[in-house]
The part of an RNA shown here (large-subunit ribosomal RNA, domain VI) has 261 nucleotides and comes from Litoribacter ruber. The sequence was found in a public genome assembly. Lineage of the source: Bacteria > Bacteroidota > Cytophagales > Cyclobacteriaceae > Litoribacter. Its Rfam family is "Bacterial large subunit ribosomal RNA". Its family is annotated with ribosome and structural constituent of ribosome in the Gene Ontology. The coordinates come from a structure-prediction model, not an experiment, and the mean pLDDT is 85.

Context: one part of a larger RNA
């Protein structure tokens, strides 16, 4: 921009893409078969491999904005306490998120028409013949079934509801994240929990500083402390203020006038 008014939702599916794998074991059954040795079809069940989709409750990884330990050196006048630099100085842990080595699932069953092949009936050709007329089976391949996209499918589909006016609806702007390169998508904008802050909780770290008590001191106790990013809630304290812009008829109906046929 189109989809012959403008919107908001919900859809159909022409078409396209994906997937399509396989082992072992148990049983049927030491049965059928076979002199024996050996040893099934068919059917039922269990458990794997590789591949693949989703997810983070578990096990782990990461987690340079969380906590702690510690070395050297500089600074805050000194002690103590902090802090800069040294790969995040090094080291021990670790929330959210993201993840695999973790967890759950998938390729099942079925239908149709067939291939090679196996048939039935059956002539040409009194026989025979699956084929010539007719007709039945038959594969991981094909068409469906399963998953995803999909009406620019210009063949532009369908359904429901709203609007007839400076309307329905949409956008700008602002606060954002289950979204994200930018657009877009989604949530919210005071009729408000959208983000930040604050409060509480969860989770993490591991018992802060100062003081007092004990001890010669190291250190211990008062103390599950102190600190705490992304998590979960509550709470309008802060910021989402005020506002602005876009947004239909060439169709249909009714009436009148005119023109043409």
């Nucleotide at each position: 921009c189109g989809u012959g008014g403008g919107a908001a939702g919900u859809u159909u599916g022409a078409g396209a893409g994906g997937a399509c794998c396989u082992g072992a074991c148990c049983u049927u059954a030491g049965u059928a078969c076979g002199a024996g040795a050996g040893g099934a079809c068919c059917g039922g069940g269990u458990u794997g491999g590789a591949c693949u989709g989703a997810c983070c409750g578990c096990u782990g990884g990461u987690g340079u904005a969380c906590c702690g330990g510690u070395u050297g050196u500089g600074a805050u006048g000194c002690c103590a306490a902090u802090u800069g630099c040294a790969u995040u100085g090094c080291c021990g842990g670790g929330u959210a998120g993201c993840u695999a080595c973790g967890u759950c699932g998938g390729g099942a069953a079925g239908a149709g028409a067939u291939a090679a092949g196996c048939g039935c009936u059956g002539a040409a050709a009194g026989c025979a013949u699956c084929u010539a007329a007719g007709u039945g089976c038959g594969a991981a391949a094909c068409u469906c079934c399963c998953c995803u996209c999909a009406a620019g499918a210009u063949g532009a589909g369908a359904c429901u509801u709203c609007c007839a006016a400076a309307c329905a609806g949409g956008g700008c702007c602002g606060u954002c994240a289950g979204a994200g390169a930018c657009g877009a998508u989604g949530a919210c904008g005071u009729c408000g929990a959208u983000a930040g802050g604050c409060u509480g909780c969860a989770g993490g770290u591991g018992u802060a500083a100062a003081g007092c008590c004990g001890g010669a001191a190291a250190c211990g106790g008062c103390a599950u402390a102190g600190c705490u990013g992304a998590g979960c809630a509550g709470u309008a304290c802060u910021a989402a203020u005020u506002g602005c812009c876009c947004g239909a008829a060439c169709a249909c109906u009714u009436g009148a006038a005119c023109a043409c046929g």